[in-house]
This is a predicted structure of a 145-nucleotide RNA (c-di-AMP riboswitch aptamer (ydaO/yuaA leader)) from a Chloroflexota bacterium. It was read from a public genome assembly, where an Rfam model found it. Its mean pLDDT, the model's own confidence on a scale to 100, is 76.

Parts: sequence; structure tokens; C1' cells
RNA sequence: GUGCAACAUCUGCCUAGUGCGCCCGCUGGGGCGCAACGGGGGAACCAGUUUCGGGGCGAAUUUGGCUGCCAUCUCCAGUGCAGCCCAUAGGGCGCCUUCCGCCCGAGCCCGUCAGCUAACCCCGUCGGCAGUCUGGAAGGCCUGG
Repeated sequence: GUGCAACAUCUGCCUAGUGCGCCCGCUGGGGCGCAACGGGGGAACCAGUUUCGGGGCGAAUUUGGCUGCCAUCUCCAGUGCAGCCCAUAGGGCGCCUUCCGCCCGAGCCCGUCAGCUAACCCCGUCGGCAGUCUGGAAGGCCUGG
């Protein structure tokens, strides 16, 4: 001098997943409360039809194609299962909108049961990333000099 990695602070992104106060412990941390944000259950009226089970969180749905598995020796199946590929409803990119560009389009849970639903009841505050300009442009908005 260069490259890589880790930790801390700070600034941001996805997500509901944040702020404040009190107490205990004290390197880290734990408990309680308030607010904010988010989710579920739950009448009447209305709606609906439960083995092809049904349902919830989430943007993450919906085809199509290919491969394999599933019957006793072979062949044979479907509204079946698993994997892969091209798409796709939908979602994200740092104040907003439009255009272009880039990315995601998962996973998990309940357990035979839940439509809507006033009162009422219950639950969550995780996790994962990036780094000097927030992908680019145009038009706005706000703030500062």
C1' cells in the first nucleotide's frame, strides 16, 4: 500500500416488529407498565356447506412444460406426491408520483375447528440485509444555507 474477515458506533433498507417510563441485575441482560403499530377469536342480520377435510400469518398466488414416485409380474391412474424450468396475480428499491432498470414471487402455523361480526376476549414487537451516497431520469414537496 492492497485484499479479505470480525467487532463496535453511526446512517439506512425489507418486515407489524417501534418509542417512553419504572424496578432488578450489572460486561452482556431480565421483569413490569404505558403508548404506537400489527394479528386472531367473537352476536344479530346477511351469507355459506364440512375427507376432495377445513382454516390462519405472509406480497409470496395461479397455470403451463419436463423428470421421477405411487397397484401383485408387466402395462395401465389421478382433482395424487416430490423436484426442476419458463411465466404470472401480487410485493420491494432510502420524501412523493411517473417512466426505465434491478430484485422477490418463500416459508411457517392450527389440528377436524373458526364466514361476516357490535360489545367483549386473546396474542405479537421477531428475523434478515446494506453502507457515502442511497439504481437512473423527469416533475413536485419539505427543510436548510